[in-house]
RNA sequence: CACCUCCCCGCGGGAGAGAGCGGCGAGGCCGGUCUGACCGGCUCCUGCCGCCGCCGAAGGCGCAACCGGCCCCCGGAAACGCUCAGGCAAAAGGACCGCGGCGGAGCA
Numbered sequence: 001c002a003c004c005u006c007c008c009c010g011c012g013g014g015a016g017a018g019a020g021c022g023g024c025g026a027g028g029c030c031g032g033u034c035u036g037a038c039c040g041g042c043u044c045c046u047g048c049c050g051c052c053g054c055c056g057a058a059g060g061c062g063c064a065a066c067c068g069g070c071c072c073c074c075g076g077a078a079a080c081g082c083u084c085a086g087g088c089a090a091a092a093g094g095a096c097c098g099c100g101g102c103g104g105a106g107c108a
Base pairs, nucleotide, nucleotide: 004106005105006104007103008101009100010099011098012097013096018052020051021050022049023048024047027043028042029041030040031039032038053088054087055086059084060082061081062080066076067075068074069073
């Protein structure tokens, strides 16, 4: 120095689970009406709040498979478990995999 590993950046792939229910708010349509207001119904969108069900692959946690040690204790720890967070149409996100790449660290 190269290779390789890790970090970082870019690109591609990337699962699961209710487009749930109710309330408030705005818009549109229809009807009533004294054609101004108001009331009722329907619909859609977005925001907020509440409720139930569910998912698990950001993150987090674990009494946890497994690994290690000075070994009946301690340490590390998964795609396992828990679901706090997050998510349950699309979008976004997404463990992990592949390809590429100036740089940083390690190795020898």

RNAcentral holds the sequence, with entries from Rfam and Ribocentre. Predicted 3D model of a 108-nucleotide RNA (Glycine riboswitch aptamer) from Acidiphilium cryptum JF-5. The model forms 86% of the base pairs in the Rfam consensus. Rfam family: Glycine riboswitch aptamer. Gene Ontology term of the family: glycine biosynthetic process. The same sequence occurs in records of 2 taxa. Its mean pLDDT, the model's own confidence on a scale to 100, is 77.